[in-house]
Predicted 3D model of a 1486-nucleotide RNA (small-subunit ribosomal RNA) from an uncultured prokaryote.
The sequence is in RNAcentral, with records from ENA.
RNA sequence: AGAGUUUGAUCCUGGCUCAGGAUGAACGCUAGCGGCAGGCUUAACACAUGCAAGUUGAACGGUAUCUGAUAGCAAUAUCAGAGAGAGCAGCGCACGGGUGCGUAACGCGUAUGCAACCUACCCUUUACAGAGGAAUAGCCCCGAGAAAUCGGGAUUAAUACCUCAUAAUAUAUCUAGAAGGCAUCUGAAAGAUAUUAAAGCUCCGGCGGUUAAAGAUGGGCAUGCGUAACAUUAGCUAGAUGGUAAGGUAACGGCUUACCAUGGCAACGAUGUUUAGGGGUUCUGAGAGGAUUAUCCCCCACACUGGUACUGAGACACGGACCAGACUCCUACGGGAGGCAGCAGUGAGGAAUAUUGGGCAAUGGAGGCAACUCUGACCCAGCCAUGCCGCGUGCAGGAAGACGGCCCUAUGGGUUGUAAACUGCUUUUAUAUACCAAGAAACCCCAUCACGUGUGAUGGCUUGACGGUAGUAUAUGAAUAAGGACCGGCUAACUCCGUGCCAGCAGCCGCGGUAAUACGGAGGGUCCGAGCGUUAUCCGGAUUUAUUGGGUUUAAAGGGUGCGCAGGCGGUAUAAUAAGUCAGUGGUGAAAUCUCGAGGAGGCUCAACCUCGAAACUGCCAUUGAUACUGUUAUACUCGAGUAUAGACGAAGUAGGCGGAAUGUAGCAUGUAGCGGUGAAAUGCUUAGAUAUGCUACAGAACACCGAUUGCGAAGGCAGCUUACUAGACUAUUACUGACGCUAAUGCACGAAAGCGUGGGGAGCGAACAGGAUUAGAUACCCUGGUAGUCCACGCCGUAAACGAUGAUUACUCGGUGUUGGCGAUAUAAUGUCAGUACCCAAGCGAAAGUGAUAAGUAAUCCACCUGGGGAGUACGAUCGCAAGGUUGAAACUCAAAGGAAUUGACGGGGGCCCGCACAAGCGGUGGAGCAUGUGGUUUAAUUCGAUGAUACGCGAGGAACCUUACCUGGGCUUAAAUGCAGAUUGCAUAGAGUAGAAACCUUUGUCCUUCUUCGGACAGAAUGCAAGGUGCUGCAUGGCUGUCGUCAGCUCGUGCUGUGAGGUGUCGGGUUAAGUCCCAUAACGAGCGCAACCCCUAUCUUUAGUUGCCAGCGAGUAAUGUCGGGGACUCUAAAGAAACUGCCGGCGUAAGCCGAGAGGAAGGUGGGGACGACGUCAAAUCAGCACGGCCCUUACGUCUAGGGCUACACACGUGCUACAAUGGCCGGUACAGAGGGCAGCCACCUGGUGACAGGGAGCGAAUCUCCAAAGCCGGUCUCAGUUCGGAUCGAAGUCUGCAACUCGACUUCGUGAAGUUGGAUUCGCUAGUAAUCGUAUAUCAGCAAUGAUACGGUGAAUACGUUCCCGGGCCUUGUACACACCGCCCGUCAAACAAUGGAAGCCGGGGGUACCUGAAGUCUGUGACCUUUACAGGAGCGGCCUAAGGUAAAACUAGUAACUGGGGCUAAGUCGUAACAAGGUAACC
Repeated sequence: AGAGUUUGAUCCUGGCUCAGGAUGAACGCUAGCGGCAGGCUUAACACAUGCAAGUUGAACGGUAUCUGAUAGCAAUAUCAGAGAGAGCAGCGCACGGGUGCGUAACGCGUAUGCAACCUACCCUUUACAGAGGAAUAGCCCCGAGAAAUCGGGAUUAAUACCUCAUAAUAUAUCUAGAAGGCAUCUGAAAGAUAUUAAAGCUCCGGCGGUUAAAGAUGGGCAUGCGUAACAUUAGCUAGAUGGUAAGGUAACGGCUUACCAUGGCAACGAUGUUUAGGGGUUCUGAGAGGAUUAUCCCCCACACUGGUACUGAGACACGGACCAGACUCCUACGGGAGGCAGCAGUGAGGAAUAUUGGGCAAUGGAGGCAACUCUGACCCAGCCAUGCCGCGUGCAGGAAGACGGCCCUAUGGGUUGUAAACUGCUUUUAUAUACCAAGAAACCCCAUCACGUGUGAUGGCUUGACGGUAGUAUAUGAAUAAGGACCGGCUAACUCCGUGCCAGCAGCCGCGGUAAUACGGAGGGUCCGAGCGUUAUCCGGAUUUAUUGGGUUUAAAGGGUGCGCAGGCGGUAUAAUAAGUCAGUGGUGAAAUCUCGAGGAGGCUCAACCUCGAAACUGCCAUUGAUACUGUUAUACUCGAGUAUAGACGAAGUAGGCGGAAUGUAGCAUGUAGCGGUGAAAUGCUUAGAUAUGCUACAGAACACCGAUUGCGAAGGCAGCUUACUAGACUAUUACUGACGCUAAUGCACGAAAGCGUGGGGAGCGAACAGGAUUAGAUACCCUGGUAGUCCACGCCGUAAACGAUGAUUACUCGGUGUUGGCGAUAUAAUGUCAGUACCCAAGCGAAAGUGAUAAGUAAUCCACCUGGGGAGUACGAUCGCAAGGUUGAAACUCAAAGGAAUUGACGGGGGCCCGCACAAGCGGUGGAGCAUGUGGUUUAAUUCGAUGAUACGCGAGGAACCUUACCUGGGCUUAAAUGCAGAUUGCAUAGAGUAGAAACCUUUGUCCUUCUUCGGACAGAAUGCAAGGUGCUGCAUGGCUGUCGUCAGCUCGUGCUGUGAGGUGUCGGGUUAAGUCCCAUAACGAGCGCAACCCCUAUCUUUAGUUGCCAGCGAGUAAUGUCGGGGACUCUAAAGAAACUGCCGGCGUAAGCCGAGAGGAAGGUGGGGACGACGUCAAAUCAGCACGGCCCUUACGUCUAGGGCUACACACGUGCUACAAUGGCCGGUACAGAGGGCAGCCACCUGGUGACAGGGAGCGAAUCUCCAAAGCCGGUCUCAGUUCGGAUCGAAGUCUGCAACUCGACUUCGUGAAGUUGGAUUCGCUAGUAAUCGUAUAUCAGCAAUGAUACGGUGAAUACGUUCCCGGGCCUUGUACACACCGCCCGUCAAACAAUGGAAGCCGGGGGUACCUGAAGUCUGUGACCUUUACAGGAGCGGCCUAAGGUAAAACUAGUAACUGGGGCUAAGUCGUAACAAGGUAACC
């Protein structure tokens, strides 16, 4: 110090989450020791039991009892001594200890004051202590009661009580007033009058008592400042605010009472409600802050709940009293007792917090002269890893890198890992034994000394709960001692197995659907370590409430606008003052805490901890000084602001008058059949005369042209002309005032449209409504009508995307171009100036878009507003309104995003440009028929599998009768074939037969044989074992290959430039092209993959070569034929070249290039065709071509085998063939290819057969032999018909292949002669040697279901105006809420589940206040006939005021619950539609 998370990616805004520290913690797993701390955060809930406050005999009376003595036998009696308990009395009990209920307060903190006060014990000082008296407890006796306790009688003491005396520096009154102060005031010296004190005890040393003063300590009161939340709490107050008088108090005071006045508090937050003890501190943070108030310290409050006083120096009193209430206990039922928020402990509550311990040895406290007693304060111990700190669980060596585990590419390697074993060493700790502290100083007593009679000093003696503890020594022996969490990213740490959106994980993002580093286990690793994790809470990170230190055009956020009170801020100059401000000094800021910076000092071995020292405590108060700035006061000024005079401007406002056009209606007239309306129609109007046209009249509303980027207004808004009234900015002059200013919460006013009320008005338009269309529906869009409304007057409403989504004011800051209104100047110029208005732009700013003197720049002042999305501008409350509704304005719950700007794509029923057999123009088909073939479906034992929009369907298959074959049924085998290894073994092998059988297979018989050798072995066979085998699964684990977009023109890179960035530029623009082809321009310059070219075929020519090809010329020969000699001319063959490049010409053009039926040329603008397929897309296809990871089977999912099936058949679809005929069919004759194939072959030729073919048989492994053409042409016939078309189907007979044609082959002949007469919607191919048409060949192959596929040639067209439309594509641009990318996204109702919440008849609580009634104890007061008797007194009793509690009543506030009901949220795959995002298909939105 940051990180993760919104997106395809980016920048920003913005929330959520994490890493850190902390805790009085709890929970889970684990656990060796010690030191120091800490330990009911919940029920201020209830408490059994014990203890926690007593002490003094040196204040007093005095006893039980004991001891002794005397008497007595003894009981007992008497005397003496000691003397508990109880009592009276004194002091203490108001401290110490606990808790945090209450309290929002002078309670606390801090700083002051008391001239308005008290203070026992203590210290210092002053003066005293004389004389009397009456009681009372106890003891004794009697009595009541269960008890607690109480009553009566007699008697008695005191340092208990009373009276008198004495008495002032006391108190009160008066005289007096020096002097002082702080307003009231205080008050020295002096004097007078009145009143008030005392106690004794003694060890003789002393201890006490009274009065007065002063101190110290502790308290009381008052004041300034500070000290929660909520305004959905805005008004509160009757002793209330003040005065006078009195009372009361220690003391001031409405503290209380009487009278008088009517004040006092409050937006700087009164009152109310809720919450809370406050502070020092503690945690965190860089700090400012935020949170906190356990332990320790200070203050406060409380002591079962509420009230009350007494005593006392001090209390309204935790372990005191009285009363009331609740609860518990005892009871003889009459009545009593109690208060752990003291220490332990118990129950309960709770996630959770300890022993009914020891001791007064130390420190402190109470009493006492003291010894001493008491002390759950305290000191110690016990329990708990609750925290902090420290120590240990060993150290060194040790590689065969052991065994085992785990992993892998597995004969081996890696890792665990020097880790272990093993060797040596050490002994903290542990165990055992022994020794053994400090904490202790004193008091008391004794002794000595000093001073001089009770103090001090010194020395001695005595005292330890902890504890035989800490510590030390010796011995033994590695011996007694390691876990927890995590390992996808954040975040350090990775593999295997299991699981298979299951089980589960998760702080956020998110993992898991068969290869999970994210689940569970294991191995390994990482981080901490006697702990480690989780949970909860606080701060931090979060500048995410922003003082330090944020924002508001579009992300959340500027009020709709103005006026204006309070408040805040405020021009120039001088003087004074010194409130703010600054500096110095003083006081205070308790102690503890924090700090002393690796280093303040010291004590426990160190540390934690403790002790000392220093510093600090940023604050408050006082005082002295300074005076720039701010404030205040005074004076002055003119530039801010305003006034005056003059001018000119405008759709500024209000009221009135006037006008024309249009529309509608009415009347009259002309006139006749339609009008109107739409995408097309219909509803509607019209022969009762519409629409149209003309004239006249009336009505209401709005004001064409001018008109604009204009003007005016605070905003809303304002438009015919004109009059009146009103307001305004502006300009010029610089005459006047002299800061009069700016902003503006609350407030007041204005405020579009719609809406509301009352009354008018109503032409057009037009919510609602009606009808007609559209549609699946159409409560819409379109059409015909049409009410409210729109208009006027008056009154409400108070909101808008009331927008520049931009608050007001002031100042400053480059330029350019318009324009409105003034002024100045002038030459109708250029130009200047003020106020507006609009655009472009520099700097700057901004996330960017953008803004840019009209700021979103630089500064200042004031106001308003924001703090994740949803819930929600909703609910409740309040307030305004006639209502509609407005203003103010939450929470529960839920999500991890929501959002802004820009980028790249994709998409659009957006735009522009362009291309393509894309459309159009044509030719021929498909869809109808029959058949062939493939697919779906169905069927089946099986109909094996795959391919499924384009991009599956005559596809894999370029050959299913068996085989193929993967499928089914049946029968068998356990390893067929190949290869390798191992150890042992053998040495070649082969024929036949038999049983049942379909074969495989099984069984059996017979015959025969001994490889090579260097003797090491080699080679071969069979058997065994191990490896095999699988067309089983996953094409979504893969390789390879392929389809498609698409032969579309695109896809990228380097450097540079640009942008915060994703990215852009280049590749865009203007042209051009088939083309990102080329040219020009250009912050780009170049390059790569594609395009093109290079390659092949074809079209022309040349050269070379000349057999098996060719044959012009020469020769020979035949019936005829290059048949032969020969030839290379030609054709051809097959090698090399040439040729075409817009090269030339004309036109256009800067160029690229285009045009020209141009020239030339075999070919002309890519000549034609092929191969060739960029980056990528479709998780496209293929695990069944092959290869391959993983999974699965192993007497079977392997393998062999016979038969069957893949050929089924109601049906549907695709692709084809043949046809429907005369451009034809049939018959006869006749001509011309290319390419390819051929020896298990092609087969000439001959013979036979109607024919398929058969029997002979030559040639040819082929430019030599052979397969080998058809349409065409010539002639004939048929004459428009289901035919001499068409050939399906069926019957019969055959041929061929093959082991075998039943399921299930092809072909031939004869016979049979079906549908079909040109095919609906629709749809396909093709732009030239193309379509169409005609045949030929080949692969596969024994044969063939081939009408398929792949090639080949023959004949050989038509049409293209053109790019509006359909489809696909390219480029540019635009919009976007899409990015799985429109087959996208997404809205609302309904239905279902879940949780939260509002309303609600009602039900049931709580606290507070008010009024009235009643009213205990108690203070105060009155009385006091009774009592005491010390008698001007005291008391009982009785009465009164006030009051806790209680009761009654009405209202308000606030919880809980509730039939029913409302909306909202959330939940993979429900229903209905399709509202939004593109022009979202009616632009969207307020």
The coordinates come from a structure-prediction model, not an experiment, and the mean pLDDT is 83.